Model confidence (mean pLDDT): 85 of 100. A computed fold for a 1406-nucleotide RNA from an uncultured bacterium, annotated as small-subunit ribosomal RNA. RNAcentral holds the sequence, with entries from ENA.
């Protein structure tokens, strides 16, 4: 400042912006006791000359980075009015206004002629202490008035106050402004000023300022002090006080104690008014007010009572200075807006599990008070004698009556306060994180709640939290940030001891540090805000006295730093001139013949013109293999064959010399890898570009084959690298252990080692210490001290601009706009790798059989339909919910019905319930008759049922599995998931679970800062498989007896059934293993290393699935999205998939003929026999509710025939005829018989199941079920192959590495182009501020010379040089505009690839 509200009163405070322009009034006068005039009412009033004032006061803050301003000092000045001393105060003279005439002009204001005074002017005389002086002498005043009381004049000394002028020090930013100055700096003379002084003029010299920031450009008025803050410091400079500057812009001066003068002059310009057009007038940044800018700042208000100025002798007059009202919640203070009581805890709101809570004593209601505010009344102080604007104010008395008085924010966390509706990424909110897609404590609105209160809340500003610029008090290995290196200049900073000095240092003392304001003590308004006194206090600066220990400065003196001298010993230091060998290429020659090179594979490319290969021999160029080493040397970049002669550095031992001579180091100059650049060589291999050949969707790459700059040398130039140790030089100090190079001392040894130890350099573990960890640690990243150099979120950007170096390419300096809430570093856990190790699984691999090809079933996608009802969709949806859609089911669609309802409770009335028959209808639904009255009773009714009625509610297979509960599937029957305590870690987390070895297994054992547990593994449960015992019916028959038959009698050994116990534990032996864990083998034993099979499924994943099994929260739907009904649909039908069934045949098809199972089911039922039919199935019917009858026949299997055909394979289609269940087989069942006989002759790419009673094959039982499956669930029968082994593909487990991913690779992430938008760069050029420079004109105006007068000036007149504004012209510089135009940011789900991150699929990076 705005937005809602708004009673009272004190004190304060109010144009921050346009130094914008300004209407109207009003802010400066005043003196008759200085003078004359004029006018009247004789007291005064005008004008004029003269005197004093107008230079205070009052506004502004525009310029100004300055001696402007604070501070503290100086010397070469002036000073009206006041105060102190002192002297004097005489004597002339001449003009002028006013005024009178006359006249000009619209006006403003003049012009001539005359008359007059004065404290107006001027001359003489005095003049001392005043001034000048070549010390001879020269010069210099006055004003008088009067009431007689006094009020002035005038010299000179002095004061006091006030001004002028110097000087130290302080006082903003930018180096992308590095030079800058001619009166510039200094001297010597002259003028000039109140006064020094380059102020000025001449003339001499050439200085003068500057990295301790000169100029230059940008911003600013400065302080006491005010906000902030523990301080130290940052920010600011309203009120009040002090200083300056300024007055419409610009220059100038007069007057005058003072002014270059707000309310005065000249002048120029701009702007405004007047004007008779000839020519005047103005200056609100004084108070009030207009306008107008602006987010915004007040009345054209009283008074001189107060205090204070100006003039007067004074009375007085003047005074928007001041005091005082008025406006305005603009601050700050102080008050109120009642107060006691009141629980049917009223009404109404609001939630609500419907029971209550909650607003809540809150309200109504009774009792009570009047503070402000309102009426009336008295009424000050503020005034020392008079005089009150304020103001009838403050303040006291008195009344009346709860009366006239509460509102803003917020309620997701930071932040103190919650809950319902409404909205549905809309609308909206938001300081920051972020909320909002149908449950929103974050939007809106209630209601309840928290805070503050006449304010509350919102933007701004400024300091703080920020140690986030670090003085106080940070950093630099990897987060920003060590200079590429050494060398050195100013600078900085320094080793021992003496004396000295006293500049820093410290200590006292003395002046100042203006008042106010802070503080602290006291006292005045009813408190307090606010006033007043008194104290401290201002941290500073100058004098001064003193000390002398440390710093500095001044002598002297020293050897421990530093330098030297000698003498040894290593080294790819450097540079110069030569040399050698081996290898590659290319030439010549032999020698030999079809190839060679090349690559994942291959082409280009070479070669029958003879290559690769091989010998000999030649030329050339460039780099030196092995010795070679976290060895050496160097300052760094960097230096590797070999000798030679030149040269620089270190090291190690002795020690004569010097006597801190050192260290660091802006600016500066030297050296500096590749690459590039220039000129001249030079060119064997390499090998940018370039060309060719692959690859590849493309391939301007990787890969191959050529191949030119260039790599080589000479000169010059570049000056940069991830120039890295990502670690700056020097010192010092602070445990070790171990390598290794170069030197030196001891001991000891024939000797070569090898041991002590000490100096130098180079490595690696580590201790204290440090770190955010990573890690560093005597080569420190420790702990100290001196120096340089850099850092301050990310992008924009090492970019633009400008300078500067450079042939150039670029370098060096180095920003903003505009953007994001991050970027980033170091460690954790996981996840992920076309990283790595170990290991498992029918993963592979070895077999065997299938699917993908046909017909057909039977899901399912699509398509159609009125409807094809919903639902599952990678694996882990598809023969799946559905264990069985004709009707029902049935959720779907048509019709046609119904509204308390098909169903569930409560209330009323009527009738027991119920059964027959009957209209209309497809039915649901209606219509009529006619039977039946029944139980319990306390005699009132009730139970139960059915018609009606009402309304509370039923009722949804409607929506949300992404609101949910339960159930499920996957990963995965994978071996893993977790916890207490303990110890490590700042901590996230680790350990334990990680290691060795074994297991199907975190299973076991051994080690071990772990020790233990729990969830999971494994047993325990069930089944098979053996054997005991025990029980024998409806089972069984070995012995005895019988039959046709276990038929029967006997028995229960056997088989089998039931129950129940035993059996297997690496228990034994060998070998191996570490002596364990265990693994191989073997014995025994029905079985043997978890003995086959099932049941069990850790934390957890996937917002997996289901709201249509059920339960459930929101939300829809109530004459319908609910109920009943009929028909119809879920069963369509060009098609694609999935899952199965039959088959394509002789390991078969028929025919035919006889054996052996097991599970399980049976009363609305299994059905045996008999019988009828070709059958399918009818008829009659024994048995059996079941170890007892029944389904019950098994098939595979044995024989014959068939003899490789689309057949005696295949059996789909399709026609006639039937049978069976069912109300009812049209749309839509299933079997039957006869006829028909289709596609298939083993299947493409690609897929799948199984490791033994398994695969394959064979047939049987059941569930649901009226009938209906080639599914599903179950049962037996026969019955193999193969597995060497883990590279590979798939999925697990584990341990490690790497990570830019944590929605976790289906992650993440570059760049271009395309489109919008939005800053800024460059631009032909145009517009405009400023600035310097030079020149031309020159207003006023003061100076100078002249002239003219005069005693002697003045005025006047002419010239001269200076000079504002102006003008021309070059140069700088800033700023707007500006076709095109460069990159940069940001944006929705664009477009091309796939660069980066794993080994990123060619390791990335400079």
């Nucleotide at each position: 400042a705005c937005g809602c509200u708004g009673g009272c009163g004190g004190c304060a405070u109010g144009c921050c912006u346009a130094a914008c322009a300004c209407a109207u009034g009003c802010a400066a006068g005043u003196c008759g006791a200085a003078c004359g005039c004029u006018a009247u009412u004789u007291a005064u009033a005008g004008a004029g000359u003269g005197g004093c004032g107008c230079a205070c006061g009052g506004g502004u803050g525009a310029g100004u980075a300055a001696c402007g301003c604070g501070u503290g000092g100086g010397a070469a000045c002036c000073u009206g009015c006041c105060u102190u001393u002192u002297u004097c105060u005489g004597c002339g003279g001449g003009a002028u206004a006013a005024c009178g005439g006359u006249u000009g002009g619209a006006a403003a204001c003049g012009a001539c002629c005359g008359c007059u005074a004065a404290u107006a002017c001027c001359g003489c005389a005095u003049a001392c202490g005043c001034c000048c002086u070549a010390c001879g002498g020269g010069g210099g005043a006055a004003a008088g008035g009067u009431c007689c009381g006094c009020c002035g004049g005038a010299g000179a000394a002095a004061g006091a106050g006030g001004g002028g002028c110097c000087c130290g020090c302080g006082u903003c930013u930018g180096a992308u402004u590095a030079g800058c100055u001619a009166g510039u700096u200094g001297g010597u003379a002259g003028g000039g000023u109140a006064a020094c002084g380059g102020c000025u003029u001449a003339c001499c010299a050439a200085g003068g300022c500057g990295a301790c920031g000169a100029u230059c450009a940008g911003u600013a008025g400065c302080u006491g002090g005010u906000c902030u803050g523990a301080g130290a410091g940052g920010a600011u400079g309203a009120u009040c006080a002090g200083c300056c500057a300024c007055a419409c812009u610009g220059g100038g001066a007069c007057u005058g104690a003072g002014a270059c003068a707000c309310g005065g002059c000249c002048c120029a310009g701009a702007c405004u008014c007047c004007u008779a057009c000839g020519g005047g007038a103005g200056g609100c940044a004084g108070c009030a007010g207009u306008g107008g800018g602006g987010a915004a700042u007040a009345u054209u208000g009283g008074a001189c009572a107060a205090u204070g100025g100006g003039g007067g002798c004074a009375a007085c007059c003047c005074u928007g200075a001041u005091c005082c009202a008025g406006c305005a919640a603009u601050g700050c203070c102080g008050c109120g807006u009642g107060u006691g009581u009141g629980a049917u805890g009223a009404a109404g709101g609001c939630c609500u599990u419907a029971g209550g809570g909650u607003u809540g004593u809150a309200a109504a209601g009774c009792a009570c008070u009047u503070u402000c505010a309102c009426u009336g009344g008295u009424g000050a102080a503020g005034a020392u004698g008079a005089u009150g604007a304020c103001g009838g104010u403050a303040a006291c008395c008195a009344g009346a009556g709860a009366a006239g008085a509460a509102g803003c924010c917020c309620c997701g966390g930071c932040u103190a306060a919650c809950u319902u509706c409404g909205u549905g990424c809309c609308a909206g909110c938001a300081g920051c994180c972020g909320c909002g897609g149908u449950a929103a404590u974050a939007c809106g609105a209630a209601g309840g709640g928290g805070g503050c209160g006449a304010g509350c809340g919102u933007u701004g500003u400024u300091c703080g939290g920020a140690a986030u610029u670090a003085c106080u008090g940070g950093g630099c290995g990897u987060a920003a940030a060590g200079g590429g290196c050494g060398c050195g200049u100013a600078g900085g900073u320094g080793g021992u001891c003496u004396u000295u000095u006293a500049a820093g240092u410290u200590a006292g003392g003395c002046g100042u540090g203006a008042a106010a304001u802070c503080c602290c003590c006291a006292g005045g308004c009813u408190c307090a805000a606010c006033c007043u006194g008194g104290g401290a206090a201002c941290u500073g600066c100058g004098c001064u006295u003193a000390a002398a220990a440390c710093u500095g400065g001044a002598a002297g003196a020293c050897u421990a730093g530093a330098a030297a001298a000698c003498g040894g010993a290593a080294g790819a230091g450097g540079g110069u001139a030569g040399u050698g060998g081996a290898a590659u290429u290319c030439c010549c020659a032999g020698u030999g013949u079809a190839g060679a090179g090349g690559u994942g594979a291959a082409a280009u490319u070479c070669g029958u013109a003879g290559a690769u290969a091989u010998u000999g021999g030649g030329a050339a160029g460039a780099a030196c293999a092995c010795c070679a080493g976290u060895g050496g040397c160097g300052a760094a970049g960097g230096c590797g064959c070999u000798c030679u002669g030149c040269u620089g550095g270190g090291c190690c031992a002795u020690u004569a010399c010097u006597g801190a001579c050192g260290c660091u180091c802006a600016u500066g100059g030297a050296c500096g890898a590749a690459a590039g650049c220039c000129a001249g060589g030079g060119g064997a291999g390499c090998g940018a570009a370039a060309g060719g050949g692959a690859u590849u969707a493309g391939a301007u790459a990787c890969c191959c084959c050529u191949g030119u700059a260039g790599u080589c040398c000479u000169g010059g130039c570049c000056g940069u690298a991830a120039a890295c140790g990502a670690u700056g030089a020097a010192c010092a100090c602070u445990a070790g252990g171990u390598g290794u190079c170069g030197g030196g001392g001891g001991a000891a040894u024939c000797g070569a080692c090898c041991c002590c130890u000490u100096c130098g350099g180079u490595g690696u573990c580590g201790u204290a210490g440090c770190u955010a960890a990573c890690g560093c640690g005597u080569u420190a990243a420790g702990u100290g001290u001196u120096c340089c150099g850099c850092c301050u979120g990310g992008g924009g950007a090492g970019u633009a601009c400008g300078c500067a170096c450079g042939c150039a390419a670029g370098u060096g300096u180095g920003a903003a706009a505009c953007u994001c809430a991050a970027a980033g570093g170091a460690a954790u856990u996981g996840a992920c790798g076309g990283g790595g190790g170990c290991c498992c699984g029918c993963a592979c691999a070895a077999g065997c059989g299938g699917u993908g090809g046909a017909g057909u079933a039977u899901g399912u996608g699509g398509u159609u339909u009125a409807a094809u009802u919903c639902g599952a969709u990678g694996c882990a949806a598809c023969g799946c919910g559905a264990a069985g859609a004709a009707c029902c089911u049935u959720a779907c669609c048509a019709g046609g019905g119904u509204u308390u309802g098909a169903c569930a409770u409560c209330c009323u009335g009527c009738g027991a319930a119920c059964c027959u028959c009957u209209u209309a209808g497809a039915a649901a639904u209606u219509u009529g008759a006619g039977g039946g009255u029944g139980c319990c009773u306390u005699c009132g009714g009730g139970a139960a049922u059915g018609c009606a009625g009402u309304g509370a509610c039923a009722g949804g297979u409607g929506g949300u599995g992404c609101a949910u509960g339960g159930c499920u599937g996957u990963c995965g029957u994978c071996a893993g998931c977790u916890c207490g305590u303990g110890u490590c870690g700042u901590g996230a987390g680790a350990u334990g679970u990680u290691g060795g070895g074994u297991u199907a297994a975190g299973u076991c054992c051994c080690g071990c800062a772990a020790c233990g547990a729990g969830c999971g593994c494994a047993a325990c449960c069930c089944u098979c498989a053996c054997u005991u015992u025990u029980a024998g019916u409806u089972g069984c028959c070995a012995u005895c007896a019988u039959u046709a038959a276990g038929u029967u009698g006997g028995g229960c050994a056997c088989u089998c059934u039931g129950a129940a116990a035993g059996a297997a534990c690496u228990g034994c032996c060998a070998g191996u293993g570490a002596u364990a864990a265990g693994c191989u083998g073997g014995a025994g034993g029905a079985a043997g290393g978890u003995g086959g099979g099932g049941a069990u499924g850790a934390c957890g994943u996937c917002a997996a699935g289901u709201c249509c099994u059920c339960a459930u929260g929101g939300c829809c739907c109530u004459u319908a999205c609910g109920u009943g009904u009929u028909g119809g649909g879920c069963u369509a039908c060009a098609c694609a998939c999935g899952u199965g069934c039959u088959a394509c045949a002789a390991u078969g098809g028929c025919a035919u003929u006889u054996a052996c199972a097991a599970u399980a089911g049976g009363a609305a039922g299994c059905a045996a026999g008999a019988u009828g039919g070709c059958g399918a199935c009818g008829u009659c019917a024994a048995g059996c509710a079941a170890a007892u009858c029944c389904u019950a026949a098994a098939a595979a299997g044995a024989u014959g025939c068939c003899u490789c055909a689309g057949u005696u394979c295949g059996g789909a289609u399709u026609g006639u005829a039937c049978u069976c269940u069912g109300c009812a087989a049209c749309u839509c069942g299933a079997g039957u018989a006869c006829a028909u006989g289709a596609a298939g002759c083993u299947g493409g790419a690609a897929u799948u199941a199984c490791u033994a009673g398994u695969a394959a094959u064979c047939g049987c039982g059941g569930a649901u079920c009226a009938g209906c499956g080639c599914g599903c669930c179950g049962c037996g029968g026969u019955g193999a192959a193969u597995a060497c082994g883990u590279u590979c593909c798939c999925g697990g487990g584990u341990c490690u590495u790497g990570u830019a991913c944590a929605c976790a690779c289906c992650g993440c992430c570059c760049g271009u182009c395309a489109c919008a938008c939005c800053a800024u760069g460059g631009g032909a050029g145009u517009u405009g501020g400023u600035u310097c420079u030079a020149c031309c004109u020159u207003a006023a105006g003061g100076c100078a010379a002249g002239g003219u007068u005069u005693a002697a000036a003045a005025c006047c007149c002419u010239u001269g040089a200076c000079c504002a504004c102006g003008g021309u012209a070059u140069a700088g510089u800033c700023a707007g505009c500006g076709a095109c135009u460069g990159g940069g940011g940001u944006g929705a789900a664009g477009u091309c690839a796939u660069a980066a991150c794993a080994a990123g699929g060619u390791a990335g990076c400079c």